[in-house]
Context: one part of a larger RNA
RNA sequence: CUGCGGUUAAGGAACUAGGCAAAAUGACCCCGUAACUUCGGGAUAAGGGGUCCCGUCUCCCCUCGGGGAGCGGGCACAGUAAGUGGCUUGGGCGACUGUUUAUCAAAAACACAGUUCCGUGCUAACUCGCAAGAGGACGUAUACGGAAUGACGCCUGCUCGGUGCCGGAAUGUUAAGGAAGUCGGUCAGCGGGUCCGCCCGCGAAGCUGGCGACCGAAGCACCGGUAAACGGCGGCCGUAACUAUGACGGUCCUAAGGUAGCGAAGUUCCUUGUCGGGUAAGUUCCGACGCGCAUGAACGGCGUAACGACUUGAGCACUGUCUCGACCGCAGACUCGGUGAAAUUGAAGUGGCGGUGAAGAUACCGCCUACCCGCAGCAAGACGGAAAGACCCCAUGCACCUUUACUAUAACCUGGCAGUGAUGCCGGGUGUGGACUGCGUAGCAUAGGUGGGAGGCGUCGAUCCCCCGGUCCCGGCCGGGGGGGAGCCGCAACGUGAAAUACCACCCUGUUCGCAUUCGUCAUCUCACCCCCGUUCCGUGAAUCCGGCGGGGGAACCCUGCUAGGCGGUUAGUUUGACUGGGGCGGUCUCCUCCGAAAGAGUAACGGAGGAGUGCAAAGGCGGGCUCAGGCCGGUUGGCAAUCGGUCGUCGAGCGUAUGGGUAGAAGCCCGCUUGACUGCGAGAGGGACACCUCGAGCAGAGCUGAAAGGCGGCCCAAGUGAUCCUGCGGUCCCGCGUGGAAGGGCCGUAGCUCAACGGAUAAAAGGUACGCUGGGGAUAACAGGCUGAUCGCAUCCGAGCGUCCAUAGCGGCGAUGCGGUUUGGCACCUCGAUGUCGGCUCAUCACAUCCUGGGGGUGAAGAAGCUCCCAAGGGUUUGGCUGUUCGCCAAUGAAAGUGGUACGUGAGCUGGGUUCAGACCGUCGUGAGACAGGUCGGUCCCUAUCUGCUGUGGGCGUACGAAACUUGCGGAGGUUCUUCUUUAGUACGAGAGGAUUUGGAAGGACGUCCCUCUGGUGUUCCAGUUGUCGCGCUAGCGGCACGGCUGGGUAGCUAUGGACGGAACGGAUAAACGCUGAAAGCAUAUAAGCGUGAAGCCCGCUCCAAGAUUAGGUUUCGUAGGGCAAUUGCCCGAAAGUCCCCUGGAAGACUACCAGGUUGAUAGGCCGGAUGUGUACGUGCAGCAAUGCACUUAGCUAACCGGUACUAACGGACGAAUG
Repeated sequence: CUGCGGUUAAGGAACUAGGCAAAAUGACCCCGUAACUUCGGGAUAAGGGGUCCCGUCUCCCCUCGGGGAGCGGGCACAGUAAGUGGCUUGGGCGACUGUUUAUCAAAAACACAGUUCCGUGCUAACUCGCAAGAGGACGUAUACGGAAUGACGCCUGCUCGGUGCCGGAAUGUUAAGGAAGUCGGUCAGCGGGUCCGCCCGCGAAGCUGGCGACCGAAGCACCGGUAAACGGCGGCCGUAACUAUGACGGUCCUAAGGUAGCGAAGUUCCUUGUCGGGUAAGUUCCGACGCGCAUGAACGGCGUAACGACUUGAGCACUGUCUCGACCGCAGACUCGGUGAAAUUGAAGUGGCGGUGAAGAUACCGCCUACCCGCAGCAAGACGGAAAGACCCCAUGCACCUUUACUAUAACCUGGCAGUGAUGCCGGGUGUGGACUGCGUAGCAUAGGUGGGAGGCGUCGAUCCCCCGGUCCCGGCCGGGGGGGAGCCGCAACGUGAAAUACCACCCUGUUCGCAUUCGUCAUCUCACCCCCGUUCCGUGAAUCCGGCGGGGGAACCCUGCUAGGCGGUUAGUUUGACUGGGGCGGUCUCCUCCGAAAGAGUAACGGAGGAGUGCAAAGGCGGGCUCAGGCCGGUUGGCAAUCGGUCGUCGAGCGUAUGGGUAGAAGCCCGCUUGACUGCGAGAGGGACACCUCGAGCAGAGCUGAAAGGCGGCCCAAGUGAUCCUGCGGUCCCGCGUGGAAGGGCCGUAGCUCAACGGAUAAAAGGUACGCUGGGGAUAACAGGCUGAUCGCAUCCGAGCGUCCAUAGCGGCGAUGCGGUUUGGCACCUCGAUGUCGGCUCAUCACAUCCUGGGGGUGAAGAAGCUCCCAAGGGUUUGGCUGUUCGCCAAUGAAAGUGGUACGUGAGCUGGGUUCAGACCGUCGUGAGACAGGUCGGUCCCUAUCUGCUGUGGGCGUACGAAACUUGCGGAGGUUCUUCUUUAGUACGAGAGGAUUUGGAAGGACGUCCCUCUGGUGUUCCAGUUGUCGCGCUAGCGGCACGGCUGGGUAGCUAUGGACGGAACGGAUAAACGCUGAAAGCAUAUAAGCGUGAAGCCCGCUCCAAGAUUAGGUUUCGUAGGGCAAUUGCCCGAAAGUCCCCUGGAAGACUACCAGGUUGAUAGGCCGGAUGUGUACGUGCAGCAAUGCACUUAGCUAACCGGUACUAACGGACGAAUG
């Protein structure tokens, strides 16, 4: 020093994030017990009292052992050890008991009864499985599955536009499949040609390819419903006779605009909102208010008794949490003996300061300091150890999660075909047969077309009348029935018209009926297929198995296979860019022009400015002609500016489009003719890594223009863009899978990319991770350092103005110049194979731009108190309430409550409240996974010290003989304080109020040193009391254990809260400042020479260390030379002063050291005496039934204290100097 325990004066939460921890409470009996309440509870509420021993007069119970209630008596500080709730109260959340992150989260999270919605009719839904099968359930809607909410009470508003789900099936769209048809390939054949090989044209059937009207389900579209489905639930302006407010009005939008309730909330940013309460003081808490950044009704709203190791506030009790520490015990640490790890380690001979340096040096430079080596300690450094940083960034890394990312996909829905049969009605198509149908105008009138045609029909019932059906152009036409009983129609003619009617035939449009065929819906059947039952059936057979048989039900459905469409985060694979003064957000990404660009070219930045992603059939080509802008003058409306005339006018205009260059001898403007906005090439150059881009005379062909020379392969020039693959279209000599064709391809031309992330990863792609992982980076952020100093802080200069007057007592506009390196930044230089981050605690140390104290100048200084500036760093610089806070506000003190640096000093020193992992809630954002410098509850802080450093303490050697003492002080360290009262003095000053400088005296605070007489604490070695139990045979008396069992006291020692003392005075040199004399400069001037005064500051003085002060100092005292060998030095023996080992010990001490002592001795123990403490021992006697009391007895005992006394133990051994 640490851990675990014990006690503690006075105070009593002042500690702290927080009463964390500890203390307190505690058992049983009696009394007593509130609000509230779901009447159960709350409740052991709270708060009081009692508890031992002896006797048994009274009562009760009894198993006859005893127990209980009273009563009486007795002892103690205490009715006693161990064990055994602290309590009350306000709020939040969750109803409750339960459950959870084994190993940092126990919670408000999960669950839960209750509530609601959705699904499910049994071969149930749903789940597992390829299936068989199984769970559900041997259950059956009071059941089961899914979802949400979460007891109970009061309630649960509006919105169906979006998404989802449910319903609907008319219409639109829609796959496979079916299919009328259509186009192509081939080719018999025919025609033509022929060099006979064959070629050209047309082209049936067959085979074959493409397309394909139409039929064709679900889905989607569409129409409705549904919110206890996912979700959502406005803005602006005005308005009341003070003001304020706005019942009220207007207007816009919406699917609808938030109702009740609650509300600065676990939700409120601003915010410590405002008011009230509580406190001396309240960022917390409670009650209100309501401008709700961003409450709100089953992602439930608001209440609520009880409950909670939850969270938050307050109080009582209690305390070492604290003021502020102290003492004691045990175990470590330390010494000795035994045994004996670990991480770490480039090598080490490992100092301080200033500087330098990859920017924080033991190692470099300079200066300083430092004899060599241990041991015990402390942790400031060794950017200490540990873990290839978890934050951040990067990777065409990984994983998992999400979704309306992309692409697939299980499952599901639906169609087709197959297993798969029969029948009927109805409907659609087609074919066939019958019957009908057909209206422009004109015309008797409803004229389908063409042909034939002069007759046709009629008692087998005509004309006509009535009724019914169909059709309808509403006029008729067709058919049926009834009446009726003999005629009716047509041609020709008239007339109309494009066409002429009767009747017949063949047809067309449409309708209808029959039949056939096909398709579809629906219905029925039974034979596939499926299910159920079997009391006595069979299978060598068994329960509820399997198969058969029998019976029943369903049924061509279901189901299964193949296929097609849909749906499909259910599952899977992936994608989700780069640049970037970190990343993200924002911006950008290709091309053109200018500047940057430094007079060749080229040249970067998230440098400064603008444009392009075209346009034009003339705005191209040729030839010819012309000259603009602007100013001035003149002229109708007419103005500054319209059109007209004159004059000046080298370029200021114009040139489609930006800018630059260019341009009047045109590239500008106008006119004529035109298409060179050509084909095939291209010597040779320029740019470029490549790809590619640009310029280009000239040749050939065919042209335009011009009289011609000539010019023309677009445009005054420089932007107007996209590689490759893939594919289409046109052309073509090329290839053509035995041959001929064809299909298809090549080649030439051309088209399809905001492939704009523009040299273009794919035809096709978004997000989250705080559950994360890996590889890397100090190539790159957050902390700290560094550089910088915009910002910040401070100062100086100038002096507009303020200050009655007056720039400068005190201030100081607009400006100027510095210094500092505490703010916020910038940069990204060390550190990402780790430099722990805010605040607190502890311990500091430095600067001075000084908060106080000290000395001064000025004052708008009367005094007092101030203001301002100068000097000054010696010392000092408080305690609380709130909050994690630093800060700040507040309360109370005080001389003052300084500002900063030290890795925002200090986590190998502590804490862990905040921030910043994993859990959870709220608000907000997001479809979601999730997210939020938003809030909230919870949440593992390791290290035995090698080196340096520091605090102590030793050993060695040196200090030129060996010792023992006493000292000097180079140097260093410490200390250095402030206030109040009083005297001077109610004086100076002042009208008064008020009120000193100075001098003397006294007291005190904090701090420091020493001490234990006193006051207290402790005092497990002293005394006493006492509980339970065991032991000494029992009684008595003692002892052990239970925290020293508990309790009351207490010696020495150690201690503070107790006691004593200290800061000074004097002197020296100074600072600011104030002076003397005094020139330069005949004056003036404190200065230049010279001389003074003058601070808590400096040097002394005071205390301590100190000669390793290697410069090793000084003084005093003590000890000195015998013998042997050898014979110039050397070796050996003996031996001094003294010292050591050893021994007895110690208010000394880790060890060591130090001190006392070692028989000539009081060092320790013992013994004797005393002091002190405790408080009257044992034993005996006496009294009492007993507990117990009284007497002997202020007794007995008494540690460490004081004095004495050799009884015991201090025995024994070694070293040690001048050859001078």